[in-house]
Description: The RNA shown here (transfer RNA) has 82 nucleotides and comes from a Candidatus Omnitrophota bacterium. Rfam family: tRNA. The literature on the family includes a 1993 paper in Trends Biochem Sci by Hou, "The tertiary structure of tRNA and the development of the genetic code". It is annotated as a transfer RNA.

């Protein structure tokens, strides 16, 4: 230099025939239970905001009524070729 793959909440990891983003698990917060704790069970848990609402899939553009998903450029990481 060329080819292929990956990047999503604090962490792992889903959702790609374009149609509710963050399911599910961990972690964290609160509750229940206990003399106290652990375990279990229940509720909550992206960001801003008083609310309404807005923003959010590595970054920047584009296509579309609608994009994590398709297209272009780019960054980082992994594998392969030279």
């Nucleotide at each position: 230099g060329g080819g292929c793959g990956a990047g999503u909440g604090g962490c792992g990891g889903a959702a790609c025939u374009g149609g509710c983003a963050g399911a599910c698990g961990c972690g964290c917060g609160g509750g229940u239970c206990u003399c106290a704790g652990a375990a279990g069970c229940c509720c909550g848990u992206g960001c801003c905001g008083a609310a309404a609402g807005g923003c959010g899939u590595g970054g920047a553009g584009g296509u579309u009524c609608a994009a994590c998903u398709c297209c272009u450029c780019u960054c980082u990481c992994g594998c392969c070729c030279a």

It was read from a public genome assembly. The prediction has a mean pLDDT of 81.